[in-house]
RNA sequence: GCCGUGGUAGCUCAGGGGCAGAGCACGUCCUUGGUAAGGACGGGGUCGGUGGUUCAAUUCCACUCCACGGCACCA
Numbered sequence: 001g002c003c004g005u006g007g008u009a010g011c012u013c014a015g016g017g018g019c020a021g022a023g024c025a026c027g028u029c030c031u032u033g034g035u036a037a038g039g040a041c042g043g044g045g046u047c048g049g050u051g052g053u054u055c056a057a058u059u060c061c062a063c064u065c066c067a068c069g070g071c072a073c074c075a
Stems, first nucleotide, its partner, number of pairs: 001071007010024004018055001026042005048064005
């Protein structure tokens, strides 16, 4: 340098044009003499960034940043 995969909640990850989700974690409550476990409810997101297409973009397109892998090059 070229190609590919990935970036979404604190963590691990789904979702792949029409209201952003799960598990764990976190908060409140129930339960207990008190913990743990269990149960109910709840908070938390510029979907890596910028632009484009579209009535509408996390999703499609371009560029770009980061991580990982492959290939190539290197007097």

This is a predicted structure of a 75-nucleotide RNA (transfer RNA) from Defluviicoccus sp. Its mean pLDDT, the model's own confidence on a scale to 100, is 82. Taxonomically the source falls in Defluviicoccus (Bacteria, Alphaproteobacteria, Rhodospirillales, Rhodospirillaceae).